[in-house]
RNA sequence: CGAGGCGGACGGGUGACCGCCGGCGAAGUGAAUAGCGUUCGGAGGAAAGUCCGGGCUCCAAAGGGCAGGGCGCUGGGUAACACCCAGUCGGGGCGACCCGAAGGAAAGUGCCACAGAAAACAACCGCCGUUCGACGUUGAUCUCCGGAGAAGCGGCGAGCGGUAAGGGUGAAAAGGUGGGGUAAGAGCCCACCGGCGACCGGGUGACCGGCCGGCCAGGUAAACCCCGCCCGGAGCAAGACCAAAUAGGAGGACCAGCCGGAUCGAAGAUCCGGUCAAAAGAGGGCUGCUCGCCCAGUCCUCGGGUAUCGGUCGCUGGAGGCAUCGGGCAACCGGUGUCCUAGACAGAUGGUCAUCGUCCCGCGAGGGACACAGAACCCGGCUUACAGUCCGCCCUCGACCC
RNA sequence: GGGCCGCUAGCUCAACCGGCAGAGCGCCGUGCUGAUAACGCGGAGGCACCUGGUUCGAGUCCAGGGCGGCCCACCA
Numbered sequence: 001c002g003a004g005g006c007g008g009a010c011g012g013g014u015g016a017c018c019g020c021c022g023g024c025g026a027a028g029u030g031a032a033u034a035g036c037g038u039u040c041g042g043a044g045g046a047a048a049g050u051c052c053g054g055g056c057u058c059c060a061a062a063g064g065g066c067a068g069g070g071c072g073c074u075g076g077g078u079a080a081c082a083c084c085c086a087g088u089c090g091g092g093g094c095g096a097c098c099c100g101a102a103g104g105a106a107a108g109u110g111c112c113a114c115a116g117a118a119a120a121c122a123a124c125c126g127c128c129g130u131u132c133g134a135c136g137u138u139g140a141u142c143u144c145c146g147g148a149g150a151a152g153c154g155g156c157g158a159g160c161g162g163u164a165a166g167g168g169u170g171a172a173a174a175g176g177u178g179g180g181g182u183a184a185g186a187g188c189c190c191a192c193c194g195g196c197g198a199c200c201g202g203g204u205g206a207c208c209g210g211c212c213g214g215c216c217a218g219g220u221a222a223a224c225c226c227c228g229c230c231c232g233g234a235g236c237a238a239g240a241c242c243a244a245a246u247a248g249g250a251g252g253a254c255c256a257g258c259c260g261g262a263u264c265g266a267a268g269a270u271c272c273g274g275u276c277a278a279a280a281g282a283g284g285g286c287u288g289c290u291c292g293c294c295c296a297g298u299c300c301u302c303g304g305g306u307a308u309c310g311g312u313c314g315c316u317g318g319a320g321g322c323a324u325c326g327g328g329c330a331a332c333c334g335g336u337g338u339c340c341u342a343g344a345c346a347g348a349u350g351g352u353c354a355u356c357g358u359c360c361c362g363c364g365a366g367g368g369a370c371a372c373a374g375a376a377c378c379c380g381g382c383u384u385a386c387a388g389u390c391c392g393c394c395c396u397c398g399a400c401c402c
Numbered sequence: 403g404g405g406c407c408g409c410u411a412g413c414u415c416a417a418c419c420g421g422c423a424g425a426g427c428g429c430c431g432u433g434c435u436g437a438u439a440a441c442g443c444g445g446a447g448g449c450a451c452c453u454g455g456u457u458c459g460a461g462u463c464c465a466g467g468g469c470g471g472c473c474c475a476c477c478a
Stems, first nucleotide, its partner, number of pairs: 001398005006392005012356007020042004024037002044372001048383002051381005056235004063291004068231005073087005088102001089100004103226002108224002110220003124167002126163008135154004141148002175193006194216002196213002199210004239313004249302006257275008283295004304477003320339008357370005403474007412427004421458001429445005451467005
């Protein structure tokens, strides 16, 4: 100098004028609103997506069981998490470093299209052995000299058996490579490599190292499932208080047994149809079911009413920010000091001018542009969008010079 | 603000538990008819909203994003 990696901060500044929202103050009033003011405050790193986790509120101070859902290497942090920190293993990069939904396929079930003999109790071709048959050949032996012919060898056909070396198919073929061995072969045996298991040692642990054993087992769990841990449901339109109005309306549902059918993932429940007997058995809520608990009528649909998005509270000071000290590798925790910083009518945060900053156009005077984007109960995270700027007594690789 | 659902041909919708994406209407050509409709025959038209991942293989399973739709005051 060039190319990268990691961590962090900011994300237009200043001044003037005119506006908007909320608070406070004064005056005024029965009480407020409007209006007034040398008064105070007024969006973000993501306020977003609503994807996780909590606080808070109500449902029974929230309970048992089942179903269901979520998470998934280990240890720690935390109110909690799917987040963060530290580590392990695997993968990528020359490297700094980055990425990983990373438990179990040796509990069971399912699936593995096409191709292929076969997709998991592997024999299609091939290789080898053996039996039989016909043929060819050599030919012991017999002979009436024409031949017949035991046994062997060869290839062929059929049957039986062995074999996972080779071929072919496929995403995937029953550990891989090499050697020995064998009738041919094969972890059958051996060396190395991979996996699995036992033992020993280290580590809190994931795991690592050593050694032994031929033990060799297809893939798929973002298929069902098994194992471990966690989860009750709904959400500020939650919910509490105040006052008012009406057609204080209409319709429907709400018993049990048996049979048949339907729905729901299971249990059981609900619904529909039929039927016999009996005669008020209740029902509703707990936002899946059931037990259990609670209430005394409840729920659904249509219609109606209201201050008709009614008013007040919930509502913003909090697991808060900054500085510093201590503990810890770190995330984080604890102490001390200091600061207060939006809360709406689902509605406010803007505009103009000057100047500075960055970028673009123009020879110049000058002109133009300034990302993504707007709180709605509040926090901790994740993810997504984003013009550009700055910082590091940080790191890596390459080239050149001394 | 909160909760829930969907996206497949021009339109409306299917597809069991992942294995060659279909139907109806519409469109094009052609036959029938003097001509049109109806009818018959034939045909075209899709990279499944987008981007990644799991898998041999994704419309289907998982994650992130985009677009669209529905519901939620109080009283009785």